[in-house]
This is a predicted complex of two RNAs, RNase P RNA and transfer RNA, with 424 nucleotides together. Model confidence (mean pLDDT): 81 of 100.
C1' cells in the first nucleotide's frame, strides 16, 4: 500500500437576539435576575431488581421459566473467565450446549424394512431332497458385501475367511463401561483394563433431572378537597364473598363481585441523591470489588428542553424523559482513537 | 403511562406438524337459464399464512425479534 477484526468515543461547533420550563432570590405583584433543562439508545416492553400495596408473602398442587462449568452481581435470560463444537489462512467470530441405555409418542411420501429389524433386484448353491438330455435346472435355503428407497438404512477402512457372505476372525480409527492421572468443575489424556458394538432421530414432543419464581403494579399507593341518586337490578350469602392470582390449606376482614345508572375531568406527596457520574490508589487474567477525594447532573401534568440570524465545517442520522435502576434487541448520515491479523512492495 | 388479546385472498373463516396445489361460504369473473335482471345451475380466478431468522427429514402450525391493530385503567364503591 491493500484487505480485515475487536474494543472505546463523538453525533453538528461557536456567537448574538427571542422565546418555554424546573429550582432559588428580589420585588413597586406587572416583573426581574441568577441558574439548570433528553438519549446512546429516551424505543420496544423483552428479561431482571428498587420501590408500592395486597399477612413484611407462608404451606402445597398446578403453572411458567432457566438449562456445559466456575465466577461476578441486588438480581437476571445479562456479563467475564473456562470447556466443548462448528466457520474462518489469521486476528477473531458463532452456538436454546442438561438427560433419547427412566417411560410414553412421532418419523409423511418413497422404500423389503424407519427400530424388539428386515430382504425387491442381486450375490450363492457348500450340505440336505427331486428332476435331468449330466451341461445343468428346480426345492429347501443362506447372505446383507453391491445396486435401488429415502431427511435418516444398524460402524469404518483394509487383510484374512468363505459356497457367497458377514466383526465371523485380526490390525488400526471409532464407540460404550470400568479404573488412573491433571483441573475447583465443565472436561481432557498418543495412561490401563474389559467388550465386537449392545446405543438411528426429534426433547423450539409430552416428559425426566437440577436450580429459580406469591399477585399486581407510579392510572401502584397515600392525603385534601368537590359533585352525584352512598340509587336500581343480577349473582354468591357463613358448608358463604372478598384480599387471592388456576385450584386447596391456612391467614385477615365482613359484605363483595359484575350489569344499568350516575358523579367529576382539581390539588398535594409519591418525584428523584441514586445499586449515582468523575478521578486516583489498592486486590482481581477479567467481569467486579474495596478505599479515598471531588461533583450535583430534567422532574412535567396538555406535558418544557425551542425559533430566528451571522459565520465555520467533514452539511449533521435513528430518534425525544414522564417513578427509578441493571441489562438484552431493535434503528442509526457521518466521524475519531486504540489494540491486532493477513497479503503485496520497498529499505 | 402501565396491563391484556389478536393478525390467514377484498370480507367471514377452517387446517393431530406431513408432502404435490392452505378448505369452505360471501363477494369477484366468465358462461347457462330470462324480453331484461335477481335467484338458480356450471366454470373459473384470486394467498411469500404480517416481516425476518431459527428448531425439525418437514412449519399457517413449534420457539425468539420486529411491525401493524384493538380494548381495559378514575369517583359514587
Nucleotide at each position: 500500500g491493500g484487505a480485515g477484526u475487536c474494543g472505546g468515543c463523538c453525533g453538528g461547533g461557536c456567537a448574538g437576539c427571542c422565546g418555554c420550563u424546573g429550582u432559588c432570590c428580589c420585588u413597586u405583584c406587572g416583573g426581574g435576575g441568577a441558574u439548570g433543562g433528553a438519549g446512546g439508545a429516551a424505543a420496544g416492553u423483552c428479561c431482571g431488581g428498587g420501590c408500592u400495596c395486597c399477612a413484611c408473602a407462608g404451606g402445597g398442587c398446578a403453572g411458567g421459566g432457566u438449562g456445559c462449568c466456575a465466577g461476578g452481581u441486588a438480581a437476571c435470560g445479562c456479563c467475564u473467565g473456562g470447556g466443548g463444537g462448528g466457520c474462518g489462512u489469521g486476528a477473531g467470530c458463532c452456538c436454546a450446549c442438561g438427560g433419547a441405555a427412566a417411560g410414553u409418542g412421532c418419523c409423511a411420501c418413497a422404500g423389503a424394512a424407519a427400530a424388539c429389524a428386515u430382504a425387491c433386484c442381486g450375490c450363492c448353491u457348500a450340505a440336505g431332497c427331486c428332476c435331468u438330455u449330466c451341461g445343468g435346472g428346480g426345492c429347501c435355503g443362506g447372505u446383507a458385501a453391491g445396486g435401488g428407497u429415502g431427511a435418516a438404512a444398524a460402524g469404518g477402512u483394509g487383510c484374512g475367511g468363505u459356497a457367497a457372505g458377514a466383526g465371523c476372525g485380526c490390525a488400526c480409527c471409532g464407540c460404550g463401561c470400568g479404573g488412573g492421572u491433571g483441573g475447583c468443575a465443565a472436561c481432557a489424556c498418543g495412561c490401563c483394563g474389559c467388550g465386537g458394538c449392545a446405543c438411528g432421530g426429534c426433547a423450539a414432543a409430552c416428559c425426566c433431572c437440577a436450580c429459580c419464581c406469591g399477585g399486581a403494579g407510579c392510572a401502584a399507593g397515600a392525603c385534601c378537597a368537590a359533585a352525584u341518586a352512598g340509587g336500581g337490578g343480577a349473582a354468591c350469602g357463613a358448608u358463604g364473598g372478598u384480599g387471592c392470582g388456576g385450584c386447596c390449606c391456612g391467614c385477615a376482614c365482613c359484605g363483595u363481585u359484575c350489569c344499568c345508572g350516575g358523579g367529576u375531568a382539581g390539588g398535594u406527596c409519591g418525584c428523584u441523591c441514586g445499586a449515582g457520574g468523575c478521578g486516583c490508589a489498592c486486590g482481581g487474567c477479567g467481569a467486579c470489588g474495596u478505599g479515598c477525594g471531588u461533583c450535583c447532573c430534567a422532574g412535567a401534568u396538555g406535558a418544557a428542553u425551542g425559533g430566528c440570524u451571522g459565520u465555520c465545517c467533514a452539511c449533521g442520522a435513528c430518534a425525544g424523559a414522564a417513578c427509578c435502576c441493571g441489562g438484552c434487541u431493535u434503528a442509526c448520515a457521518g466521524g475519531c482513537c486504540g489494540a491486532c491479523u493477513c497479503c503485496c512492495u520497498u529499505u | 403511562g402501565u396491563c391484556u388479546g389478536c393478525g390467514u385472498g377484498g370480507c367471514c373463516a377452517a387446517a393431530c406438524g406431513g408432502a404435490c396445489u392452505a378448505a369452505g361460504g360471501c363477494a369477484c369473473c366468465u358462461g347457462g337459464c330470462u324480453a331484461c335482471g335477481a335467484a338458480c345451475c356450471a366454470g373459473g380466478a384470486g394467498a411469500u399464512u404480517g416481516c425476518a431468522g431459527g428448531u425439525u427429514c418437514a412449519a399457517g402450525u413449534c420457539c425468539u425479534g420486529c411491525c401493524g391493530c384493538a380494548g381495559a385503567c378514575c369517583c359514587c364503591a
Background: It holds a member of the Rfam family "Bacterial RNase P class A". By type it is a ribozyme.